[in-house]
RNA sequence: CGGCAGGCCUAAUACAUGCAAGUCGAACGAACGCUUCGGCGUUAGUGGCGCACGGGUGCGUAACACGUAGGCAAUCUACCCUAUGGCGGGGGAUACACUGGGAAACCGGUGGCUAAUACCGCAUAGAUUCACUGGGGGGCAUCCUCGUAGUGGGUAAAGAUUUAUCACCAUAGGAUGAGCCUGCGUCCGAUUAGCUAGUUGGGGGUGUAACGGACCACCAAGGCGACGAUCGGUAGCUGGUCUGAGAGGAUGAUCAGCCACACUGGCACUGAGACACGGGCCAGACUCCUACGGGAGGCAGCAGUAGGGAAUAUUGGUCAAUGGGCGCAAGCCUGAACCAGCCAUGCCGCGUGCGGGAAGACGGUCCACAGGAUUGUAAACCGCUUUUCUACGGGGAUAAGGCGCCAUUAGAUGGCGAUUGAAGGUACCGUAGGAAUAAGCACCGGCAAACUACGUGCCAGCAGCCGCGGUAAUACGUAGGGUGCAAGCGUUGUCCGGAAUUACUGGGUUUAAAGGGUACGUAGGCGGCUUCAUAAGCUGCGGGUGAAAUACUGGGGCUUAACCCUGGUGCUGCCUGCAGAACUGUGGGGCUUGAGCACGGCUGAGGUAGCUGGAAUUAGUGGUGUAGCGGUGAAAUGCGUAGAUAUCACUAGGAACGCCAAUUGCGAAGGCAGGCUACUGGCCCGUGACUGACGCUGAGGUACGAAAGCGUGGGGAGCGAACAGGAUUAGAUACCCUGGUAGUCCACGCCGUAAACGAUGGAUACUGGCCGCUGGGUCGAUACAGAUUCAGCGGCUGAGCGAAAGCGUUAAGUAUCCCACCUGGGGAGUACGCUCGCAAGGGUGAAACUCAAAGGAAUUGACGGGGGCCCGCACAAGUGGUGGAGCAUGUGGUUUAAUUCGAUGAUACGCGAUGAACCUUACCUGGGCUCGAAUGUUAGCUGCUACCUGGUGAAAGCCGGGGUUCCUUCGGGACGGUUAACAAGGUGCUGCAUGGCUGUCGUCAGCUCGUGCCGUGAGGUGUUGGGUUAAGUCCCGCAACGAGCGCAACCCCUAUCGUUAGUUGCCAGCGGUUCGGCCGGGGACUCUAACGAGACUGCCCUCGCAAGAGGAGAGGAAGGUGGGGACGACGUCAAGUCAUCAUGGCCCUUACGCCCAGGGCGACACACGUGCUACAAUGGCCGGUACAGCGGGAGGCGAAGCUGCAAAGUGGAGCAAAUCUCGAAAAGCCGGUCUCAGUUCGGAUUGUAGUCUGCAACUCGACUACAUGAAGGCGGAAUCACUAGUAAUCGCGGAUCAGCCAUACCGCGGUGAUACGUUCCCGGGCCUUGUACACACCGCCCGUCAAGCCAUGGAAGCCGGGGGUGCCUGAAGUCGCUGCAGUGUAGCGCCUAGGGCAAAACUGUAACUGGGGCUAAGUC
Repeated sequence: CGGCAGGCCUAAUACAUGCAAGUCGAACGAACGCUUCGGCGUUAGUGGCGCACGGGUGCGUAACACGUAGGCAAUCUACCCUAUGGCGGGGGAUACACUGGGAAACCGGUGGCUAAUACCGCAUAGAUUCACUGGGGGGCAUCCUCGUAGUGGGUAAAGAUUUAUCACCAUAGGAUGAGCCUGCGUCCGAUUAGCUAGUUGGGGGUGUAACGGACCACCAAGGCGACGAUCGGUAGCUGGUCUGAGAGGAUGAUCAGCCACACUGGCACUGAGACACGGGCCAGACUCCUACGGGAGGCAGCAGUAGGGAAUAUUGGUCAAUGGGCGCAAGCCUGAACCAGCCAUGCCGCGUGCGGGAAGACGGUCCACAGGAUUGUAAACCGCUUUUCUACGGGGAUAAGGCGCCAUUAGAUGGCGAUUGAAGGUACCGUAGGAAUAAGCACCGGCAAACUACGUGCCAGCAGCCGCGGUAAUACGUAGGGUGCAAGCGUUGUCCGGAAUUACUGGGUUUAAAGGGUACGUAGGCGGCUUCAUAAGCUGCGGGUGAAAUACUGGGGCUUAACCCUGGUGCUGCCUGCAGAACUGUGGGGCUUGAGCACGGCUGAGGUAGCUGGAAUUAGUGGUGUAGCGGUGAAAUGCGUAGAUAUCACUAGGAACGCCAAUUGCGAAGGCAGGCUACUGGCCCGUGACUGACGCUGAGGUACGAAAGCGUGGGGAGCGAACAGGAUUAGAUACCCUGGUAGUCCACGCCGUAAACGAUGGAUACUGGCCGCUGGGUCGAUACAGAUUCAGCGGCUGAGCGAAAGCGUUAAGUAUCCCACCUGGGGAGUACGCUCGCAAGGGUGAAACUCAAAGGAAUUGACGGGGGCCCGCACAAGUGGUGGAGCAUGUGGUUUAAUUCGAUGAUACGCGAUGAACCUUACCUGGGCUCGAAUGUUAGCUGCUACCUGGUGAAAGCCGGGGUUCCUUCGGGACGGUUAACAAGGUGCUGCAUGGCUGUCGUCAGCUCGUGCCGUGAGGUGUUGGGUUAAGUCCCGCAACGAGCGCAACCCCUAUCGUUAGUUGCCAGCGGUUCGGCCGGGGACUCUAACGAGACUGCCCUCGCAAGAGGAGAGGAAGGUGGGGACGACGUCAAGUCAUCAUGGCCCUUACGCCCAGGGCGACACACGUGCUACAAUGGCCGGUACAGCGGGAGGCGAAGCUGCAAAGUGGAGCAAAUCUCGAAAAGCCGGUCUCAGUUCGGAUUGUAGUCUGCAACUCGACUACAUGAAGGCGGAAUCACUAGUAAUCGCGGAUCAGCCAUACCGCGGUGAUACGUUCCCGGGCCUUGUACACACCGCCCGUCAAGCCAUGGAAGCCGGGGGUGCCUGAAGUCGCUGCAGUGUAGCGCCUAGGGCAAAACUGUAACUGGGGCUAAGUC
């Protein structure tokens, strides 16, 4: 762009305007007009036909309305066709006219005129009809039919004309259309179970075209209903349409058939046909006109308007065709119809170009950014084509009829002539022009094809479900790119599908929703073997029908397709004829195996009633007896000197029945237990005489039915809701204790529910084993732990089943029959209604709303105030501490301009920091710099701004002065400065974007894999079990067999020895000596440091299968891992660190960068952690005296000597160190003193004076001397460390470092203590168990209250609505009556629309009120 279709689903709401049904003068008169006077034309009226068709809508209707198949022997049918016969002769009116009233609509009056195919008598009638009489034939009960035969009665007609015809009347037949009846089918609700008086039937009438309670009087008392009547709700039905594999489910637009309706309700008239969409009457509502007296109207016809609504079109053209009405015809009419217009509403077709074209252009986007990738051959550009478009030109068919003439004419037909097109100058064809006129929408996390960037930052937003978004969003928004469809695309709504998720096809019920509490039994459903019959079901072969369209299919027509035409099939259905007889049914006969009965036995807590027994509890009486008893985790309330408890005897009363006793037995279930008796039900076994399918199940129904509860009357010992008291507790309306009423018991009557459970309905049959128990039988003569067979009760297992757990001849297996029940969770077994109950309450049993789950079984973890086994300084046994004091140090808090930052339970807090006076330093204040404090590259300029120096300043800096490097092949280079550019810089943020490193569980013994096996799977097994170990260490066993990361070992230190080596170390013997291994010398020893040896439960004894364990051991330096260290599995804690470092992203760029001075990190009401020193006599002080090891040292350690009380100074030997030096070890030992005190303890604090380091000790260093002499007398609740050379105690060294706030940290050596054991606390490992937990118990989660929102029940009352009932009134109209025959009018009567009154029910609404759901960081 075109073709073909479709287009008010809502208000059957109201409608302006126009049109949608007229026609005939060849039925009739009359009037008017024209006239060539021949006539022609028009039409108000009479008359005929039509207006009951066509067109619209779906209100009503759950019905013979519709569909389908039949019936009418119970019927009608205008126009049309066929046939027979007929059409004679008369009569009286009327429209008109004149006139009156009225606004109009319209209504009247008159001695007035007139016609007909209008109307009315009369005649005729081999037709028809009615009555009576009689006959033949047939059928389906009433009956039908035929030739008639007879008698009697009734009923007809119309003309016109061009003379061709067209009309008219009667009858019969046909065709068409209509009416009535019947079988079957046709929505939901039982919280609608009973309905019905014209109701059901009868014979008699009325009425109708016709049957009929359709109507009427009378008579009878029936009729319908669980196979769903009645009532309520909803709805036009069908062919078909959509979907679906089908069966079904949903639906009933367009087209076609039927029905119903025409403003609402009622009514009849006319007519062949109507109770009539564009006819009538009445009532009602509404609208309009009016002169106020009265009138008019009905779009659910076509257009159109308003309204309603998410939403649905033009007040178009034409009768050319098709069809309809009238007419002899021409013709007229036709919003039927044919066309056009509007709408992407649907289906179908076509196009928006095709080919070439890489500088892979520009632009955009992205990135690893001198560039690359992508958009993309896409564009530009070149060539080509012209469907479509524009312009011009041509343009068939839809046409056949009708009319006139001619021919043949019975008709059909043929020829000739003139003429008729809305669509439309359209479809179609040709010529010319030029890529020219033509692309959007959704989506891109998964489902589901398609990905990046930026923005945003749980915001804005998205979302069909799951779910995205809290700073790196493929999910939001935008862009680029991509994917899918395409003149459309997406959204929304609805239906079917998927959904086996209502399961007929085709589901389930142990635990997921679901077996009735149990039995008996009615209706119903189902039913053993055999025979005969029948033929309802069933099967086969036919007949009729199942409209057309649609569907499928062959063919054809539009250029194709959609679409249309045509043939066939199908329409799975219903009716019917014939045949068959296996199965089901039905009828008859027979049978015995199902079922029952009989006989003989047996068992049992089966039931009901009565009688009766002992033990025990309690109470009473009496005795003995004395101070307690009782009770609990411990107590108290309570009882007791008025004599309890205890004990003995007697008495009373009630309830329950020990042992037997069990995995037992019985019963339908509930349930049943001392013994005896009576009555009584059932099962089982055996026999096989009897009946002969008598059976199974069982909706409703009936009966039984634990406990609790209720009613009446008894009874009441023990126990014991409620209640009281005592305890426990934060509380304790509980658990525990002391009491105690109803109740529990009996009789009678209710209730009717339970986790009434095997969470498993009943019956029958079939399908493997093993072990036991109960009651019988048989066999083996008796037995016996025997074999076997029935019935029952249990356990284990196979096949099979099951989601699994499990079930498994007692099925949850395989089948059949019947019943009950289920259909996501919550709301809710609630509300309302009904019903049962004395009540409590039971039975039946929803919806709104809300959620995306709720649930089952099993798995792996985690957890448990679950269990078992085991380990650890975990507890216990000990030692010493912390918590109290003072100080040191770290942290919190507070303060401050700043007190930089990080670390925060264990696993932060003497931690990062192994050295904050400046620096460090990141913080604060102030002063400064801007390609920058440092480094690299490039380019230009330059040879100095290097160095020296002046001013200013707190310094940094700023402003100046002097001065001019090295090499050279002379081009330049090195080095430096300056300018410009690129890289800067950031201890700014994010450790929840990361790497690396680290802590912790934990040096705990675990964590996994391959293959195999088991399981549907998650997963399991291995790795569990029995032992053993420090150990998943090892051994044994085992559907597992192996392996890996961990354990152990290998490595280092240490304990013993050997070999080698012998200086700086050592010194036994020898010599010397200044008496010092000092020297000569020596390698023996110590030691040093390299290599080796050594220990492995190897040996003996005991236990054990082994692994291994135990111990008296032997040997050995060391004995069962000798001691210590390094070494840390899979993983956990989003653990810690962006401030060591590295690094993604974000942020700052004359500052969040850099420099400088000063300050701060050291503050101080407080709180906490970690330490030091103490509180003293195992001590302090004074004097003397002995013995280490690890280490450090050149900007260093620093000796001797000298000075100082001392810190220290001076000095400078020696030493890059087994040589020199730090360097004195201290506790200890010996002697003295102090004598229990705030001290000769303790040393804080403070004053003064000093020393040292350093540019500088004020903030803010250490040390020394003198003086001062605080708290503190061993520390509350609580809490920490430690098992052997360990704790405790004593000193020494080092790193960092100018110095030092070091009492810290990392090391070294000296002296040198206790553990019965695993109940408990904490942590951990393995196995097992429960789980509603899985961010895993710091989990999950319940209810009230408070707040908000939502729907809902009850409810005084209130106001609408629809329907029913009763009574009153009652229009139009039909029918009847008003003496006789007829007509009209009036009146009366019956019925009824409508109106009114009354009571009640239903629905709606509602103050208040009840519970429910949802939200959320509220409360208890």
Predicted 3D model of a 1420-nucleotide RNA (small-subunit ribosomal RNA) from an uncultured organism. The coordinates come from a structure-prediction model, not an experiment, and the mean pLDDT is 81. The sequence is in RNAcentral, with records from ENA, Greengenes and SILVA. It matches the Rfam family "Bacterial small subunit ribosomal RNA". Gene Ontology terms of the family: ribosome and structural constituent of ribosome.